[in-house]
A computed fold for a 136-nucleotide RNA from Pelotomaculum terephthalicicum JT, annotated as c-di-AMP riboswitch aptamer (ydaO/yuaA leader). The prediction has a mean pLDDT of 79.
RNA sequence: GUUCUGUUAACGCCGAAUCUUCUCCAAGGAGAAGAACGGGGAAACCAAUUUUUAGGGGUGAAUCCGGCCAUGGCCGGUAGGGCUGCCCUUAGCCCAAACCCGUCAGCUAACCUCGCAGGCGUACAGGGAAGAAUGG
Numbered sequence: 001g002u003u004c005u006g007u008u009a010a011c012g013c014c015g016a017a018u019c020u021u022c023u024c025c026a027a028g029g030a031g032a033a034g035a036a037c038g039g040g041g042a043a044a045c046c047a048a049u050u051u052u053u054a055g056g057g058g059u060g061a062a063u064c065c066g067g068c069c070a071u072g073g074c075c076g077g078u079a080g081g082g083c084u085g086c087c088c089u090u091a092g093c094c095c096a097a098a099c100c101c102g103u104c105a106g107c108u109a110a111c112c113u114c115g116c117a118g119g120c121g122u123a124c125a126g127g128g129a130a131g132a133a134u135g136g
Base pairs, nucleotide, nucleotide: 011121012120013119014118018035019034020033021032022031023030024029025028037115038114039113040112041111046106055104056101057100058099059098064077065076066075067074068073080095081094082093083092087128088127089126090125
């Protein structure tokens, strides 16, 4: 000097998942109430005229196709999605899961109701278009 790993603080990324107040316990947690953000159900009108066990539906970017196979999974691709510390774009890299409702739900105002987790660490790349500050 470079690389890797661990810890702490700040910062940042995916995501709705952040902030404030109060109470209790006894110093670290628990509970409650709000605001912001996000989701579901639910009229008229509109839509649909049904394919309802071959069930159907929801959150989510995460759907679909092909091959292999011991039918658990693996490989390749893909709709779609994310990443460079404002934005767009080129190029590059990455994801393309999981879970839930329980026979039932089109849209949908009032209204009702739920969530507010979890997991991580970004490149001194190119181009474009903006913005701010200071000075003249």